[in-house]
RNA sequence: GCUCAUACCUCGGGGUGCCUGGUGACAGGCUGAGAUGCGAAAGCGAACCCGUCGAACCUGAACCGGAUCAUACCGGCGGAGGGAAGGUGCAUGGGUUUCUC
Repeated sequence: GCUCAUACCUCGGGGUGCCUGGUGACAGGCUGAGAUGCGAAAGCGAACCCGUCGAACCUGAACCGGAUCAUACCGGCGGAGGGAAGGUGCAUGGGUUUCUC
């Protein structure tokens, strides 16, 4: 010097289900990082995850196989297609190259 990871800043993307009880508000349970608050709804927030090194998330899909009380629970699908980025600094660590002693 280059590069990778981390850190910080700003910006952006995304999802929020299933079962039981209850008139309802709500309460309990399952998986998970996340199943949320206000709302008639659209939507607006919080937390969480993800941002091209892209399985965060969406389409396929009211899909297929296996579990489960049940489910977008697990796997396939998936060497399928989409999908949202810039910076900072004499920062920290790793790797590598060059120069000097």
TPP riboswitch aptamer (THI element) from Rhodobacter sp., 101 nucleotides, folded computationally. Its mean pLDDT, the model's own confidence on a scale to 100, is 77.